[in-house]
The RNA shown here (c-di-GMP-I riboswitch aptamer) has 82 nucleotides and comes from a Nitrospirota bacterium.

RNA sequence: UUUCCGAAAAGGUAAACCACGAGAAAUCCUGGGGCACAAAGCCACGGGUCCUGACAUUCGGAAGGACUGCCGGGCUGCCGAA
Numbered sequence: 001u002u003u004c005c006g007a008a009a010a011g012g013u014a015a016a017c018c019a020c021g022a023g024a025a026a027u028c029c030u031g032g033g034g035c036a037c038a039a040a041g042c043c044a045c046g047g048g049u050c051c052u053g054a055c056a057u058u059c060g061g062a063a064g065g066a067c068u069g070c071c072g073g074g075c076u077g078c079c080g081a082a
Base pairs, nucleotide, nucleotide: 005080006079012037013036017032018031019030021028022027035069041075042074043073045072046071047070048067049066050065051061052060053059
């Protein structure tokens, strides 16, 4: 120095819920709030779940749907005890 790993320290993010707003909806933005998280940082690439249309479960996204805090994958990052 790098990899595995995750004690300590410095920090970070922000679940449910509430209020305003957007959206066909799922859901999302902002503020409060704090369940939890060593990648809960980024990417809808694969699977999955949800919304929605329909010939009804094959296929789509008109609105070029949503969820990365569902799982896998890729990229990047703070610290350094055992």